[in-house]
RNA sequence: GAUUGCAAAGGGCAAACCCGUCGAAAGGCGGGGACGCAAAAUCACCGGCCUAAGGAACUCAGUUCUACGGUAGCGGGAUUGCCAGU
Numbered sequence: 001g002a003u004u005g006c007a008a009a010g011g012g013c014a015a016a017c018c019c020g021u022c023g024a025a026a027g028g029c030g031g032g033g034a035c036g037c038a039a040a041a042u043c044a045c046c047g048g049c050c051u052a053a054g055g056a057a058c059u060c061a062g063u064u065c066u067a068c069g070g071u072a073g074c075g076g077g078a079u080u081g082c083c084a085g086u
Stems, first nucleotide, its partner, number of pairs: 002086004012037002017032006035073001041079003045076003048071003054066005
């Protein structure tokens, strides 16, 4: 340096849920809490999925479509990293 990841050591992160907060929502952030994770570290480049404020349309106090919003703990990809074996 490459590769593998059962086990070991030091550890790391933190789902659901609850409280507070931001947001139209999806969802994010902080605290508590652990379902799990060998990259559950970082990044929206590609696909998927979620939401629809705003916009458009319609049979119009509603319905439908739409991402410039989001999801990295959906998958791919890119970058970086601990330990051990080869």
Record summary:
Model confidence (mean pLDDT): 86 of 100. The RNA shown here (c-di-GMP-I riboswitch aptamer) has 86 nucleotides and comes from a Betaproteobacteria bacterium. The model forms 95% of the base pairs in the Rfam consensus. The sequence was found by an Rfam model in a public genome assembly. It matches the Rfam family "c-di-GMP-I riboswitch aptamer". Rfam's curators write: GEMM was predicted in a large-scale screen for bacterial structured RNA regulatory elements.